This is a predicted structure of a 356-nucleotide part of an RNA (small-subunit ribosomal RNA, central domain) from an uncultured bacterium. The RNAcentral record of the full RNA draws on ENA and SILVA. The prediction has a mean pLDDT of 83.
[in-house]
Context: one part of a larger RNA
RNA sequence: CUGGGCGUAAAGGGUAUCGUAGGCGGUUGGAAAAGUCAUUUGUUUAAGCCCCCGGCUCAACCGGGGAACAGCGGGUGAUACUUUCUAACUAGUGUACAAUCGAGGAUGCUGGAAUGUCUGAUGGAGGGGUGAAAUCCGUUGAGAUCAGAUGGAACACCGAGGGCGAAGGCAGGCAUCUAGGUUGUUACAGACGCUGAUGAACGAAAGCUAGGGGAGCAAAAGGGAUUAGAGACCCCUGUAGUCCUUGCUGUAAACGAUGUUCGCUAGUUCCUCGGUCCGAUAUUAAUCGGACUGGGGGACGUAAGCUAACGCGUUAAGCGAACCGCCUGGGGAGUACGGCCGCAAGGCUAAAACUC
Numbered sequence: 001c002u003g004g005g006c007g008u009a010a011a012g013g014g015u016a017u018c019g020u021a022g023g024c025g026g027u028u029g030g031a032a033a034a035g036u037c038a039u040u041u042g043u044u045u046a047a048g049c050c051c052c053c054g055g056c057u058c059a060a061c062c063g064g065g066g067a068a069c070a071g072c073g074g075g076u077g078a079u080a081c082u083u084u085c086u087a088a089c090u091a092g093u094g095u096a097c098a099a100u101c102g103a104g105g106a107u108g109c110u111g112g113a114a115u116g117u118c119u120g121a122u123g124g125a126g127g128g129g130u131g132a133a134a135u136c137c138g139u140u141g142a143g144a145u146c147a148g149a150u151g152g153a154a155c156a157c158c159g160a161g162g163g164c165g166a167a168g169g170c171a172g173g174c175a176u177c178u179a180g181g182u183u184g185u186u187a188c189a190g191a192c193g194c195u196g197a198u199g200a201a202c203g204a205a206a207g208c209u210a211g212g213g214g215a216g217c218a219a220a221a222g223g224g225a226u227u228a229g230a231g232a233c234c235c236c237u238g239u240a241g242u243c244c245u246u247g248c249u250g251u252a253a254a255c256g257a258u259g260u261u262c263g264c265u266a267g268u269u270c271c272u273c274g275g276u277c278c279g280a281u282a283u284u285a286a287u288c289g290g291a292c293u294g295g296g297g298g299a300c301g302u303a304a305g306c307u308a309a310c311g312c313g314u315u316a317a318g319c320g321a322a323c324c325g326c327c328u329g330g331g332g333a334g335u336a337c338g339g340c341c342g343c344a345a346g347g348c349u350a351a352a353a354c355u356c
Stems, first nucleotide, its partner, number of pairs: 004327003007310002012324001014202002017200002022195003026089007034082002036078009050066006092192001093189004097184005104178007111155001116150007126137002163170002207248002210245003216242002221237004259323006267300015305312002329356003338349004
């Protein structure tokens, strides 16, 4: 160097967002000849290995000669493949046009239900809470009911094995700005592609910074219970926080525990978004059903195949190709030290002794 692996045994990076270097790359013709191949030549100390001959009585050992593999340099030639240049192509890719889809993102405005608080009214003894209680609230009038006001947060039904997004994630309504997917027919460009070390960007919750906000909930804290004890589970309070804006942090069972892209390999069925055709209802619009076709999301399942098994099975964990990341016994340890990042908390990178 080659050889094995990564759903659950160790192992897929949080993310396809951009993408550098690098690696890999569609069809046809021509040229070159760098890789490649053939041949020739020079060189690659000696020794060794292999062949032949010889010397110690043999052998080991030693001497002489030859050959070979392979590396590097030069010459000549071959041109299928790779490469480079050139000319072209349209099946990959992209653009335009038309239609369509959705909780995709940002900003602003706005709605109703509910909880809390305040004011007023009615009313008069309880309320609340639990397994049972108590702390707690209430005759300074609670709870309950009605009317009004105020404030914050979250959006019942629709709602779904539903949809969108690269992932994190996204749900009342309306408007504006903005990104994306899919389908359709031509048209255009003409390999412009795939992956992607380092890097950049995004990245739940908690946490931090500064300024607001604060209804409900609620770490910490206080009290009541329970208990042998109770630093808990249960109950009554309750501050950070949860919300908005500015900046930071950069981690999660960031999970499908399954990297991305491309091609190939039986089906059945459901949902969803388009297109074509047919049928029914129907004045049009439109609605419903069926067949075919393209995209996405599920279920079943061998037909095959794979797997240690579980299971996977056209959304592969099957059969192949390209590129990246990662693994190598358990503990020590995702720790120490060093470096980089961070306001801090800490993060990233990442051992060893020792031990089983």